Predicted 3D model of a 95-nucleotide RNA (SAM riboswitch aptamer (S box leader)). It was read from a public genome assembly, where an Rfam model found it.
[in-house]
RNA sequence: UCCUUAUAAAGAGUGGCUGAGGGAACGGCCCUGUGAAGCCCGGCAACCUGUAUGAUCAAGGUGCCAAAUCCGACGGUUCAGCCGACAGAUAAGGU
Numbered sequence: 001u002c003c004u005u006a007u008a009a010a011g012a013g014u015g016g017c018u019g020a021g022g023g024a025a026c027g028g029c030c031c032u033g034u035g036a037a038g039c040c041c042g043g044c045a046a047c048c049u050g051u052a053u054g055a056u057c058a059a060g061g062u063g064c065c066a067a068a069u070c071c072g073a074c075g076g077u078u079c080a081g082c083c084g085a086c087a088g089a090u091a092a093g094g095u
Base pairs, nucleotide, nucleotide: 002094003093004092005091006090007089013041015040016039017038021031022030023029026072027071028070042065043064044063047061048060049059050057051055069087074084075083076082077081
């Protein structure tokens, strides 16, 4: 890099440093000097390990901490809405 499987409307800061961007990509729509991204601290969660035994914990490996994966984009439908697909994300395994 690619492949497989699983998951996603829940949850998480009145902190410190710093100082202009950010929400994957496209179209929207938003967030942001009442402080973006990043780093530190803090927190949430429970995929794997561990403990244990059908559950718990949060010690280790990750992950996450605006908005449903923020919404749409393709298909179906009873067209408000709902369902599915694609793409992306994360985990575990494979290559």